This is a predicted structure of a 71-nucleotide RNA (transfer RNA) from a soil metagenome.
The RNAcentral record of the sequence draws on MGnify.

RNA sequence: GGGCGCAUAGCUCAGCGGGAGAGCGCCCGCUUCACACGCGGGAGGUCCUGGUUCGAUCCCACGUGCGCCCA
Numbered sequence: 001g002g003g004c005g006c007a008u009a010g011c012u013c014a015g016c017g018g019g020a021g022a023g024c025g026c027c028c029g030c031u032u033c034a035c036a037c038g039c040g041g042g043a044g045g046u047c048c049u050g051g052u053u054c055g056a057u058c059c060c061a062c063g064u065g066c067g068c069c070c071a
Base pairs, nucleotide, nucleotide: 001070002069003068004067005066006065007064010024011023012022013021018054026042027041028040029039030038047063049061050060051059
């Protein structure tokens, strides 16, 4: 320098055009003498910019970061 892949919640990951979700973690409540377990509830997120579209986490382009390969 070139090619490919990835970027979603604090962490690990789903989600493939129209409701943003799970597990663990965190907070509150119930339970207990207390803790743990268990049960119920809650907060919290789409890497940036632009484009396509009636509508974008999803498709396209550029950028940024990370990883792999080639030179």
Annotation:
Model confidence (mean pLDDT): 85 of 100. Rfam family: tRNA. It is annotated as a transfer RNA.